This is a predicted structure of a 78-nucleotide RNA (c-di-GMP-I-GGC riboswitch aptamer) from uncultured Rubrobacter sp. The RNAcentral record of the sequence draws on MGnify. Model confidence (mean pLDDT): 87 of 100. Of the family's consensus pairs, 100% are formed in the model.

RNA sequence: CGACAAAGGCAAACCCGCCGCGAGGCGGGGGCGCAAAGCCACGGGCCUCUUACCAGAAGAGGCCGCCGGGUCACCGAA
Numbered sequence: 001c002g003a004c005a006a007a008g009g010c011a012a013a014c015c016c017g018c019c020g021c022g023a024g025g026c027g028g029g030g031g032c033g034c035a036a037a038g039c040c041a042c043g044g045g046c047c048u049c050u051u052a053c054c055a056g057a058a059g060a061g062g063c064c065g066c067c068g069g070g071u072c073a074c075c076g077a078a
Base pairs, nucleotide, nucleotide: 001076002075009034010033014029015028016027017026018025019024032065038071039070040069042068043067044066045063046062047061048060049059050058051057
């Protein structure tokens, strides 16, 4: 750097069960896709909750399959 390669891997939406106020998470089914769709909440972003009702602010959370960054990693054609 990423093949009409090889061996594999992961698993969207949705459904079921469980946890959570919630965003969402875990397990099973299921595959939209993915060369890091492995991991990390460090930066940006989006989302949730609470205080305190309008605006606004603050605090606590969530998402790594939104992007950037960090870090580990299979194969080796062009």